[in-house]
Context: one part of a larger RNA
RNA sequence: GGAUGAACGCUGGCGGCGUGCAUAACACAUUCUAGUCGAACGGAGUUGUUUAGAUUAAUCCUUCGGGAAGCGUCUGAACAACUUAGUGGCGGACGGGUGAGUAUCUGCGUGAGCAACCUGCCUCUGUAUGUGGGAUAACGUCGGGAAACUGACGCUAAUACCGCAUAACGCAUGACUGUCGCAUGAUGGACAUGCCAAAGAUUUAUUGUACAGAGAUGGGCUCGCGUCUGAUUAGGUAGUUGGUGAGGUAACGGCUCACCAAGCCGACGAUCAGUAGCCGGACUGAGAGGUUGAACGGCCACAUUGGAACUGAGAUACGGUCCAGACUCCUACGGGAGGCAGCAGUGGGGAAUAUUGGGCAAUGGGCGAAAGCCUGACCCAGCGACGCCGCGUGAGGGAAGAAGGUCUUCGGAUUGUAAACCUUUGUUGAUAGGGAAGAAGAAAGUGAUGGUACCUAUCGAGGAAGCCACGGCUAACUACGUGCCAGCAGCCGCGGUAAUACGUAGGUGGCAAGCGUUAUCC
Numbered sequence: 001g002g003a004u005g006a007a008c009g010c011u012g013g014c015g016g017c018g019u020g021c022a023u024a025a026c027a028c029a030u031u032c033u034a035g036u037c038g039a040a041c042g043g044a045g046u047u048g049u050u051u052a053g054a055u056u057a058a059u060c061c062u063u064c065g066g067g068a069a070g071c072g073u074c075u076g077a078a079c080a081a082c083u084u085a086g087u088g089g090c091g092g093a094c095g096g097g098u099g100a101g102u103a104u105c106u107g108c109g110u111g112a113g114c115a116a117c118c119u120g121c122c123u124c125u126g127u128a129u130g131u132g133g134g135a136u137a138a139c140g141u142c143g144g145g146a147a148a149c150u151g152a153c154g155c156u157a158a159u160a161c162c163g164c165a166u167a168a169c170g171c172a173u174g175a176c177u178g179u180c181g182c183a184u185g186a187u188g189g190a191c192a193u194g195c196c197a198a199a200g201a202u203u204u205a206u207u208g209u210a211c212a213g214a215g216a217u218g219g220g221c222u223c224g225c226g227u228c229u230g231a232u233u234a235g236g237u238a239g240u241u242g243g244u245g246a247g248g249u250a251a252c253g254g255c256u257c258a259c260c261a262a263g264c265c266g267a268c269g270a271u272c273a274g275u276a277g278c279c280g281g282a283c284u285g286a287g288a289g290g291u292u293g294a295a296c297g298g299c300c301a302c303a304u305u306g307g308a309a310c311u312g313a314g315a316u317a318c319g320g321u322c323c324a325g326a327c328u329c330c331u332a333c334g335g336g337a338g339g340c341a342g343c344a345g346u347g348g349g350g351a352a353u354a355u356u357g358g359g360c361a362a363u364g365g366g367c368g369a370a371a372g373c374c375u376g377a378c379c380c381a382g383c384g385a386c387g388c389c390g391c392g393u394g395a396g397g398g399a400a401g402a403a404g405g406u407c408u409u410c411g412g413a414u415u416g417u418a419a420a421c422c423u424u425u426g427u428u429g430a431u432a433g434g435g436a437a438g439a440a441g442a443a444a445g446u447g448a449u450g451g452u453a454c455c456u457a458u459c460g461a462g463g464a465a466g467c468c469a470c471g472g473c474u475a476a477c478u479a480c481g482u483g484c485c486a487g488c489a490g491c492c493g494c495g496g497u498a499a500u501a502c503g504u505a506g507g508u509g510g511c512a513a514g515c516g517u518u519a520u521c522c
Base pairs, nucleotide, nucleotide: 001522002521003520004519006518007517008516009515010514013391014390015389016388017387018386019384020383021349026347027346028345030344032342035090036089037088040087041086043084044083045082046081047080048079049078050077051076052075053074054073055072059068060067061066097302098301099300107227108226109225110224111223112222113221114220117219118218122215123214124213125212126211127210128209129208130164131163132162133161139154140153141152142151143150144149170195171194172193173192174191176189177188178187179186180185200207201206228274229273230272235265236264237263240262241261242260243259244258245257246256247255277299278298279297280296281292282291283290284289304325305324306323307322308321327338328337329336330335355381357380358379359378363377364375365374366373367372394424395423396422397421404415405414406413407412428463429459430458431457432456433455434454438449466511467510468509469508470507471492472491473490477506478505479504480503481502487494488493
């Protein structure tokens, strides 16, 4: 000198774009953050229309006994529209957060490999969608419980569940054969035997379902190289290293198990200990390098602590389940409920870090045929000079060089064209009027932001400058006070009676909505 997710002191006009718990992965009140589909299903309910029945006001007829028609009300049926607790499907493995753990292949970066693998939704291709069955929630009845919730009996549906049929270009096994390679082998052809499927909906056009083959996307696994410090850590290791066999997995493999052998790693630093998420990048530097890993992007790990599996294409699952621990809450003491390292917010810790805001208008995501619903992702707004950038606090003229201040050799010098005063402008500000783009499309409609940005008119220099320094390094000096005191200080050093070094004042220098200090890196 540059830099910072900064903090502190003094000061503070505006706008744009960014950015904001680095400490306690400490504890959390409260709202919200993942739903959706009625075009899968049976119910329940609301409204409307039509229709049937019962009853019936005004009205009409009447032989006064009654009759006709009938607003309204109630009940039933059909149709249409709508709502939705439950069954069922898809999604809750994405998106969002944090960096505790992790020093190595369970990470990351980079380059290869899988002849050892999986892949929902999506795209393409082929074939099929036949025929049956038994349940169960909802619901009803009767209970138990303070609650959370739950039991028995009865009824019912499906794209829920289970059979049967059909069966190849599929899978498995067996023998035959062509081609190829990279060692185990890979791939193609024809043959035999065995095995495996499905679901409908709406209503005329679609969509779904099943099997099979390709693709795309996303993942899984293996290997080479690189990846902090310590030897005041020198030996470490028994599923350990390898083999055979079996199990397991989507898949290779001590991944697991039985048996056999005694290996394997290590001064080219094993093991142990400490520290740490890694990278693209960022800062600095002429570069080499050094430091760093906030924001944005990729990967990994974690979700109160530890363990476990279930479901599923995918999890060993932040807002799922089970068990154990700690903690908090409710309780009728029998038993239950919870997990902000999601967005806000609270307490605490700390030098220190924001609103319990608006909207789904845009972009994107989930569900749905769609309309649409949901979305604290996201888009916006609020707060903070926290950072960067831009603008302003006027401009031109103006010497009686005013007054005042300061210094003075008392002559004057300086503040200083500075002010006053004259002329002028209107960035910004205030008021009023107009008023966006971001919005896509055949058209119409659709904006949280926002009556914001911007434009026009009027008013009016009016509302807008500080901070640090002035001995040398280092740009900028005098007076007074103090008297080795009070104090200053980055280094050298100042201060003991004329201190340009302390304090104050005037003046001057530097930077400027900031200035200075502290901390850290180069």
Description:
RNAcentral holds the full RNA, with entries from ENA and SILVA. A computed fold for a 522-nucleotide part of an RNA from an uncultured bacterium, annotated as small-subunit ribosomal RNA, 5' domain.